A computed fold for a 73-nucleotide RNA from a Phycisphaerales bacterium, annotated as transfer RNA. Lineage of the source: Bacteria > Pseudomonadati > Planctomycetota > Phycisphaerae > Phycisphaerales.
RNA sequence: ACGCCGGUAGCUCAAUUGGUAGAGCAGCGGAUUCCAAAUCCGCAGGUUGCGGGUUCGAGUCCCUCCCGGCGUG
Numbered sequence: 001a002c003g004c005c006g007g008u009a010g011c012u013c014a015a016u017u018g019g020u021a022g023a024g025c026a027g028c029g030g031a032u033u034c035c036a037a038a039u040c041c042g043c044a045g046g047u048u049g050c051g052g053g054u055u056c057g058a059g060u061c062c063c064u065c066c067c068g069g070c071g072u073g
Base pairs, nucleotide, nucleotide: 001072002071003070004069005068006067007066010025011024012023013022019056027043028042029041030040031039049065051063052062053061
């Protein structure tokens, strides 16, 4: 330099070939307990890496750039 894969909640990852962004763990509150752990119930947490484009509608499609991994020379 070129090619491929990935970037979504604090962390690990989903999201059906474009139609309301979710789960587990962690956090907070409650129940239970003599107190805790474990368990159960609930709550909060997101400019989907940045910027632009297409579309009635974009995490998803297109373009530039940034970051990480793998490969070729």